[in-house]
This is a predicted structure of a 350-nucleotide part of an RNA (small-subunit ribosomal RNA, central domain) from an uncultured bacterium. The prediction has a mean pLDDT of 87.
Context: one part of a larger RNA
RNA sequence: UUGGGCGUAAAGGGUGUGUAGACGGCUUUUUAAGUCACCUGUUAAAUUCUUCGGCCUAACUGAAGGUAUGCAGGUGAAACUGAUCAGCUUGAGGAUGGAAGAGAGAAGUGGAAUUCUCGGAGUAGCGGUAAAAUGCGUAGAUCUCGAGAGGAACACCGAUGGCGAAGGCAGCUUCUUGGUCCAUUCCUGACGUUGAAACACGAAAGCGUGGGGAGCAAACAGGAUUAGAUACCCUGGUAGUCCAUGCUGUAAACGAUGAUCACUAGACGUUAGUCCUGUUUACAGGAUUAGUGUCGCAGCUAACGCGUUAAGUGAUCCGCCUGGGGAUUACGGCCGCAAGACUAAAACUC
Numbered sequence: 001u002u003g004g005g006c007g008u009a010a011a012g013g014g015u016g017u018g019u020a021g022a023c024g025g026c027u028u029u030u031u032a033a034g035u036c037a038c039c040u041g042u043u044a045a046a047u048u049c050u051u052c053g054g055c056c057u058a059a060c061u062g063a064a065g066g067u068a069u070g071c072a073g074g075u076g077a078a079a080c081u082g083a084u085c086a087g088c089u090u091g092a093g094g095a096u097g098g099a100a101g102a103g104a105g106a107a108g109u110g111g112a113a114u115u116c117u118c119g120g121a122g123u124a125g126c127g128g129u130a131a132a133a134u135g136c137g138u139a140g141a142u143c144u145c146g147a148g149a150g151g152a153a154c155a156c157c158g159a160u161g162g163c164g165a166a167g168g169c170a171g172c173u174u175c176u177u178g179g180u181c182c183a184u185u186c187c188u189g190a191c192g193u194u195g196a197a198a199c200a201c202g203a204a205a206g207c208g209u210g211g212g213g214a215g216c217a218a219a220c221a222g223g224a225u226u227a228g229a230u231a232c233c234c235u236g237g238u239a240g241u242c243c244a245u246g247c248u249g250u251a252a253a254c255g256a257u258g259a260u261c262a263c264u265a266g267a268c269g270u271u272a273g274u275c276c277u278g279u280u281u282a283c284a285g286g287a288u289u290a291g292u293g294u295c296g297c298a299g300c301u302a303a304c305g306c307g308u309u310a311a312g313u314g315a316u317c318c319g320c321c322u323g324g325g326g327a328u329u330a331c332g333g334c335c336g337c338a339a340g341a342c343u344a345a346a347a348c349u350c
Base pairs, nucleotide, nucleotide: 003322004321005320006319007304008303012318014201015200016199017198021194022193023192025088026087027086030083031082033081034080035077036076037075038074039073040072041071042070049065050064051063052062053061054060091191092188093187094186095184096183097182098181099180103177104176105175106174107173108172109171110154115149116148117147118146119145120144125136126135162169163168206247207246208245209244210243211242215241216240220236221235222234223233258317259316260315261314262313263312266295267294268293269292270291271290272289273288274287275286276285277284278283299306300305323350324349325348332343333342335340
């Protein structure tokens, strides 16, 4: 609980597609469901309100009248909403011509580095730390030269740069493929916005099956430190990290800011276009779209701050909050192989 809110105080769903629903551009025709006006009936009595009366007065009580609301029927109005008819082009979509991009999937391929193996050369240390030790090394290590194997990640470019709905995406080449922006204003003619449910995607970790395993590294072992040290530091090291496929469905999934539309001073960067001017190119200046940043007027805000990428001013739709704890809980339901996820209380207490 017809209220006020949701950047940081409780509160924006992790993200999209989209059903029902809600809301919806401009100009007409008709209708009369909503709406509005009037009339009739009903809305029991008592009660409440008004007037008059009865008990000495009040409470109490008798009579008459009326308000109010809903419902039904009738007669009308036609602006708005709905329905209906016919159109329109500004919203939306398409077409044509251009542009940029780590957007996605698949295949192939390159160099640097780490590790290991083999060979050469070479000798007593190496490694590690605040200092050490565990560890490695005369069975020849570290260092160095050459060859090979294998896995993972892609230095520089690289950027408050780009792309994507979000998660996220980075060596190079090819194939398949999604979206965006600009210009023209050629076509369709409101086809739109949002979106409960549903479906799809969804970092890391984790789980199932089969591979792979260089480096790193939970667990674990040892060495230190310490009063202790189940840690921080060191030496090792298994899951895992990688690939294929299936599951899980959560994050400070953050801009802690839902989506869409309109309006409201500017200044300075930057990315992708288009147009104009100057100009021999390079380039410079201006205008205008779409992104992405910094500052800032009005306004807003408890303040911090936000400020045309709004947290300003309005509109539509969805989600959510309602003192702290108990409680990202119990029970039930549902999903999952499990871990657990989703939904979600109460007693009690302050």